Model confidence (mean pLDDT): 83 of 100. Transfer RNA from Aeromicrobium sp. Root236, 72 nucleotides, folded computationally. Its Rfam family is "tRNA". Rfam links the family to the GO term triplet codon-amino acid adaptor activity. NCBI's taxonomy places the organism under Bacteria, Actinomycetes, Propionibacteriales, Nocardioidaceae, Aeromicrobium. The sequence is in RNAcentral, with records from ENA.

[in-house]
RNA sequence: GCGCUCGUGGUCCAGGGGACACGACGCCGGCCUACGAAGCCGGAGACGGAGGUUCGAUUCCUCCCGAGCGUG
Numbered sequence: 001g002c003g004c005u006c007g008u009g010g011u012c013c014a015g016g017g018g019a020c021a022c023g024a025c026g027c028c029g030g031c032c033u034a035c036g037a038a039g040c041c042g043g044a045g046a047c048g049g050a051g052g053u054u055c056g057a058u059u060c061c062u063c064c065c066g067a068g069c070g071u072g
Base pairs, nucleotide, nucleotide: 001071002070003069004068005067006066007065010025011024012023018055027043028042029041030040031039048064049063050062051061052060
């Protein structure tokens, strides 16, 4: 350089046109407890950037940025 795959809360990830964007860990608050841990209940927090297609884009297309794998 070329080809392929990927980029979603702090971390790991699901979702491949219309749902309130799923879940786990972590974090915050409450309950419990003599206090903590565990457990239970509740809460905050995310679609890499810019265009395009569409009534509607996290999802499809293009370019860019970044990561991984393969290849000369």